[in-house]
This record gives sequence, structure tokens and C1' cells, in this order.
RNA sequence: UUGUCAGUGACGGGAGAAUCCGGCUGGACCAUUGGUUCACGUCGGUGCCGAAGGAGCAACCGCCCCGGUAAACUCUCAGGCGCAAGGACCGUGCUGACAA
Repeated sequence: UUGUCAGUGACGGGAGAAUCCGGCUGGACCAUUGGUUCACGUCGGUGCCGAAGGAGCAACCGCCCCGGUAAACUCUCAGGCGCAAGGACCGUGCUGACAA
């Protein structure tokens, strides 16, 4: 110097799914004991998504009762469904190890 692997609160890219329904609270408007509308506030309900995390399984392997073992697959516990945040993964940089 190059390549591979691992790490990294560095940088860039990064999808999907109701800003649904109702109550309460607050603001505005109309007008009068109520109605409309907004809230990125709060509570509940239903529907939905999969790419934080988590869980499950094949081939295969073993000491073959049973166990080991994968995901972007599956499940949705968690998380998410306006913006923001987060975000598997990819690229660059940096650090370390190994090889030439």
C1' cells in the first nucleotide's frame, strides 16, 4: 500500500402502514343553554405495517431420547402508521486483527 473480517454516539442514503372513530380538555367561529372547526393535548376502540429489539422454523451437523443451528422468511410481544425522531441494510471515513 492492497484485500478480508470485526467494531464505530462520524458522515450520506434509507421503506412500509388510518394525521380512522369516539370521549375529555383547551382555542377559534356562529349564536345561545347548543352547534361547527382546529390541536403536533390526553384516554379508549378498531384497522393496518415490519427494516430497532425479541421469538420461531428448514436443509445440514452431532454424543441421534434429544440437541446445535439462518435470514431481508414467519409471528407481531415490543415498536411504528402527519412532521420530527427512530430505522435493518448499503456506501464512505476511522480503529483493530489477519493475509499478501